RNA sequence: ACCUUAUAAAGAGCAGACGAGGGACGAGCCUGUUGACUCUGCGGCAACCUGCAUGGCAAGGUGCCAAAACUCACAGCAAUAGCUGGAUGAUGAGGG
Numbered sequence: 001a002c003c004u005u006a007u008a009a010a011g012a013g014c015a016g017a018c019g020a021g022g023g024a025c026g027a028g029c030c031u032g033u034u035g036a037c038u039c040u041g042c043g044g045c046a047a048c049c050u051g052c053a054u055g056g057c058a059a060g061g062u063g064c065c066a067a068a069a070c071u072c073a074c075a076g077c078a079a080u081a082g083c084u085g086g087a088u089g090a091u092g093a094g095g096g
Base pairs, nucleotide, nucleotide: 002095003094004093005092006091007090013042014041015040016039017038021031022030023029026072027071028070043065044064045063048061049060050059051057052056069088074085075084076083077082
């Protein structure tokens, strides 16, 4: 690489560096020179694993800190609203 499994309408940003795209892919719609994305520092959220010893805490390992995984995209029901499921991607844990 890949396989299994769990989760997702909640929550949480400042500073420095860089300088043009970013939001996975297509469409839409957002977002960005009032500096996004990325990286670094610090801060925070959360509670999957470890730990403590247990309806919890937040010390360690990850993760995360615009918008529901931004929305749709495929199938079913339905009425072009909407609902349910799936696929795909992401993250954790385990395997390999």

About this RNA:
This is a predicted structure of a 96-nucleotide RNA (SAM riboswitch aptamer (S box leader)) from Eubacteriaceae bacterium UBA6119. Taxonomically the source falls in Eubacteriaceae (Bacteria, Bacillati, Bacillota, Eubacteriales). Model confidence (mean pLDDT): 84 of 100. Of the family's consensus pairs, 94% are formed in the model.